[in-house]
Context: one part of a larger RNA
Molecule: large-subunit ribosomal RNA, domain IV
Organism: Paracoccaceae bacterium
Order: sequence, then structure tokens, then C1' cells
RNA sequence: CUAUGUUGAAGGAACUCGGCAAAAUACCUCCGUAAGUUCGCGAGAAGGAGGCCCAGUUCCUACGUAAGUAAGAAUUGGGGGCACAAACCAGGGGGUGGCGACUGUUUACUAAAAACACAGGGCUCUGCGAAGUCGCAAGACGACGUAUAGGGUCUGACGCCUGCCCGGUGCCUGAAGGUUAAAUGGAGGGGUGCAAGCUCUGAAAUGAAGCCCAGGUAAACGGCGGCCGUAACUAUAACGGUCCUAAGGUAGCGAAAUUCCUUGUCGGGUAAGUUCCGACCUGCACGAAUGGCGUAACGACUUCCCCGCUGUCUCCAACAUAGACUCA
Repeated sequence: CUAUGUUGAAGGAACUCGGCAAAAUACCUCCGUAAGUUCGCGAGAAGGAGGCCCAGUUCCUACGUAAGUAAGAAUUGGGGGCACAAACCAGGGGGUGGCGACUGUUUACUAAAAACACAGGGCUCUGCGAAGUCGCAAGACGACGUAUAGGGUCUGACGCCUGCCCGGUGCCUGAAGGUUAAAUGGAGGGGUGCAAGCUCUGAAAUGAAGCCCAGGUAAACGGCGGCCGUAACUAUAACGGUCCUAAGGUAGCGAAAUUCCUUGUCGGGUAAGUUCCGACCUGCACGAAUGGCGUAACGACUUCCCCGCUGUCUCCAACAUAGACUCA
């Protein structure tokens, strides 16, 4: 010096990206226990007291005729120790946001999560030799199932809800019409031949799906404006004008896991706060099942704060063990 431990004056997170690590808490009995809540929870909430040994008193239970034996409760008095859940073992707690409802699952060997799944919700296909999938086929799964079933896809408990747009793309419907292939058709024309003929070409007309066309459909893919003026201070604009659009973003939320400018502004917390919480709305570039907003419980998730606790630190020191190192 390194590793692993033990201890530490005063302070107690000043350390640091961050209390990482360590310390602290820890058992049983009794008392006591908030907001919130889906009334189940939250909850071991939080917070407190007692616990060893000896003796007395009162009571109770079992067995026993009884004496009594065994177990227990309450209470009184006393004893010793630094220490009585005496070693080992053995929750730190509280408050507030975000995300995900939850228990689960995952990158075997750098990611356990807010990702996946999930119960629940929707759309859509499928009438059974089902749809769908595997296979050249036979055949098999689906399923020894039958629409309360099975496949696909999106969302993701629960609560309140889920607005407008069908112009584009997709899908569905449509006995008309337009376009349209092979095929049918064969007016007519060319070559050749004396001719019969052979051969080449070929208009009209008939002719499917598709496309065009007409509708529907957004919990299908998706989309959801601009400029100018206006109120008796100013400011702002309920109001008006105009252009464009398929329609111009509704409810709710909002500097947000989304806000560039930005450490926005105001309030709270601190002596001091780019983080945090509550508001405002000027949303660069939220927004309603690519779900919106809430939400008790839950989380080795994540943000901020507080109490306790500490060598994380001020600022390092000593000791133990093993190594390194020096000498032999």
C1' cells in the first nucleotide's frame, strides 16, 4: 500500500450523479395507530411500555374423594449485573410526485424496467369438409370443438369518458353504365393457282374479374387551419370580415417521461433550490382504445423532502487477519 473486518472525539450527508456503502431497526406480549379507500385494505402504519432471578397474595383450568400434582393469569415486595428478545438469528420509518392497476414474464453470460403478459373492452373473419395454419399431395392441427366457439388485430383492472372528418389509402356493398384479355365471330383485303382450292390477314358484334363509377365504413391506415379588425384608460377580444379545407382539436390535461426559447413567471419548501411540489397557459411540437383524464392497493421501477442513523464526509487514525514489500 491492497483486501476483509473491528473501533472512534466533536459534528451528522457538509460526501456524492445519487445516503452508493456502512450504521441503525429487528423477537414476543400489551397499549396505541392518520390521510386516503375499490371498505378488502392502508397496518407490523406511526408511536410507546414490559421481558432476567427470588418470594408472597388472590384467582383460574385439568386430573384426583382428598391431600395434592401440572399448566396459566393478575398483583405486591425484593435481588444482582455495564448490559435481562443478554450470544446467534432478527423490518429503518414517514411524506409527495411520475409510470405501470395488480401476482407474474424478459435480454442463459453488461439492461428486470415505465418493456412483455394479464383479467377486462372493442373491431373483424368464420355456418363446419369453418375460417386460419403446416404440407407437392394424401393428410394433420384448429377440435373428438360448433358463433357463450375458433382465428386475426388493437387497447389494457376499476371509475368518468372516448368529440369532428369518408377528400386520400384500405376494406365492404352495388343485376345499371364506361373501359377491358384470351376466346367466339367473320364484313372485307393480300399471296398463289386455269380452277377447285391452299394460305396470310382481318372490321363490326359477343366477351370475366379488375379499374372507372355510386354508396357505406375511423376502438380501419390516418387527419383535426390562416389573416385582419373590433368594448368609454390601457390591455384583451365574447363579436365581425375574409381566404382555404374532407374536417379544422371537443372533454380533459398542459414548461409535462412531451416546452426549443428556458434556470419561462408566480407561490411553497432551503440561509441559499437548473432538481422537486402547487399554479398560470405564450401546447416550438398534449389530446381521447398508436386511448384521454383520474385512481385505493401493489413495485429489488423512478423524482424530491423529512425523522432516525452513521467514518459517506470535515479528516483521517488505531487495531486484527491475509497478501504485497525488505532481510535471511